[in-house]
RNA sequence: ACAGGUGAUCGCGGCUGGCAAUGCCGAAAGGCGCCAGGUGAGGAAAGUCCGGGCUUCAUAGGGCAGGAUGCCGGAUAACGUCCGGUGGAGGCGACUCCCAGACCAGUGCAACAGAAAUAAACCGCCCGAUUCUUCGGGUAAGGGUGGAAAGGCAGUGUAAGAGACUACCGCCUGGCUGGUAACAGCCAGGGCACAUGUAAACUCCAUCUGAAGCAAGGCCGAAUAGAGGGCUAUGCGGUUGCCCGCCGCGCUCUCAGGUGGGCCGCUGGAGCCUGUUGGCGACGACAGGCCUAGAUAGAUGAUCACCCGCGACAUAACCCGGCUUAUCGUGCUG
Numbered sequence: 001a002c003a004g005g006u007g008a009u010c011g012c013g014g015c016u017g018g019c020a021a022u023g024c025c026g027a028a029a030g031g032c033g034c035c036a037g038g039u040g041a042g043g044a045a046a047g048u049c050c051g052g053g054c055u056u057c058a059u060a061g062g063g064c065a066g067g068a069u070g071c072c073g074g075a076u077a078a079c080g081u082c083c084g085g086u087g088g089a090g091g092c093g094a095c096u097c098c099c100a101g102a103c104c105a106g107u108g109c110a111a112c113a114g115a116a117a118u119a120a121a122c123c124g125c126c127c128g129a130u131u132c133u134u135c136g137g138g139u140a141a142g143g144g145u146g147g148a149a150a151g152g153c154a155g156u157g158u159a160a161g162a163g164a165c166u167a168c169c170g171c172c173u174g175g176c177u178g179g180u181a182a183c184a185g186c187c188a189g190g191g192c193a194c195a196u197g198u199a200a201a202c203u204c205c206a207u208c209u210g211a212a213g214c215a216a217g218g219c220c221g222a223a224u225a226g227a228g229g230g231c232u233a234u235g236c237g238g239u240u241g242c243c244c245g246c247c248g249c250g251c252u253c254u255c256a257g258g259u260g261g262g263c264c265g266c267u268g269g270a271g272c273c274u275g276u277u278g279g280c281g282a283c284g285a286c287a288g289g290c291c292u293a294g295a296u297a298g299a300u301g302a303u304c305a306c307c308c309g310c311g312a313c314a315u316a317a318c319c320c321g322g323c324u325u326a327u328c329g330u331g332c333u334g
Stems, first nucleotide, its partner, number of pairs: 001330002004307007012040002015037005023032003042313001046324002049322005054213004066209005071085005086100001087098004101204002106202002108198003122143002124139006151169002154166003170192001171190008217264004226255006235249005271290008308311001
């Protein structure tokens, strides 16, 4: 990157053209027939994890809280994605991988082991005392514990030691050079008590951030309840056959609202293909060509013939860019 192929028949969902009753269904809105032609799932349509378009609501301006992101530059509509670099890790190498700001602002946490975990003397070493096997002092070079023990290593030095001092490496500070930058190289200075780790711990810093989602939302509109106008009250119905008493209210027009229902949103788009061209690349520019599902209980299926390798994961539901996950087999590249 491809995702069984070709042909025929039947069936289903859209579309286009023609024909046909001014026909049928429905209160209306709207929908419906027959014939022909053409068309009809994916690389992930999936998970719904990010980003954007679109829609409605909210919104003077600013801030807090909350959330997200986290080396630098670029791409882009945007991104937590991608590209190119820097730094780090791994590999002999081609190359691959990294949630890669700040624990010298503050706070928290660090089991067990170990003498001691941010604070140091268990063993050892050295000095002194001594009742001669103990006591006091010095010491972080050595042993031991640990993920981590006060920069590393070599020397000087010392009673023994120690950045106490010196060279190299590391770290910090300042400068110069190269680079858009991250950063790299070089020079000078500081002896380094600025002494451990951890921010997928609180936190700090910088940047971004209104909310909800096509069941968004818009339009047309039976019914029911509502408002107003008109007609009616010497009326109508029920309660016991009649009277009294008691109880209940009808028709029509307009408006508002909007349920069931219908239509739109709905697929021509940050679209696809080819060529030229700019860029290391992500990506962009120009020219030409193409139209490629749009359902609403929801369409892709079945049968037959031939061929191969006997065909995996999986089925659109507003659209698009990513990420992640699933995937028979084959091909290409490093």
Bacterial RNase P class A from a mouse gut metagenome, 334 nucleotides, folded computationally. Its Rfam family is "Bacterial RNase P class A". Its family is annotated with dimeric ribonuclease P complex, ribonuclease P activity and tRNA processing in the Gene Ontology. By type it is a ribozyme. The RNAcentral record of the sequence draws on MGnify.